[in-house]
A computed fold for a 101-nucleotide RNA from a Gemmatimonadota bacterium, annotated as c-di-GMP-I riboswitch aptamer. NCBI's taxonomy places the organism under Bacteria, Pseudomonadati, Gemmatimonadota. Its Rfam family is "c-di-GMP-I riboswitch aptamer". Rfam links the family to the GO term cyclic-di-GMP binding. Of the family's consensus pairs, 100% are formed in the model.
RNA sequence: GUGCGACAAAGGCAAACCCGGCGAAAGCGGGCGACGCAAAGCCGCGAGGUUACCAUCGGAGCGCAUCGAUGCGCUCCGAUAACGCCGGUCGGGCCGCUGAA
Numbered sequence: 001g002u003g004c005g006a007c008a009a010a011g012g013c014a015a016a017c018c019c020g021g022c023g024a025a026a027g028c029g030g031g032c033g034a035c036g037c038a039a040a041g042c043c044g045c046g047a048g049g050u051u052a053c054c055a056u057c058g059g060a061g062c063g064c065a066u067c068g069a070u071g072c073g074c075u076c077c078g079a080u081a082a083c084g085c086c087g088g089u090c091g092g093g094c095c096g097c098u099g100a101a
Base pairs, nucleotide, nucleotide: 012037013036018031019030021028022027035088041094042093043092045091046090047089048086049085050084055080056079057078058077059076060075061074062073063072064071065070
């Protein structure tokens, strides 16, 4: 000098709850508040998680057109689906205060 790192010192962040705001939702931001955190700083690249406005498909009901088959529209239910979101789930990248044994 470098790495790890404590029940060290200084300083930092802030989960849940609650109260407003934004958003279809997930969630975000502010206030309040501390469960925790040595990267709980930044990125959002991989995995993962989460939501489903729009869209597509299926079902039910109603309406319209049609002789009818059927078609179209609306409402409700379900499925799929990120282009939305999380990062305090794990990995990766970048940067960083202190430093006992």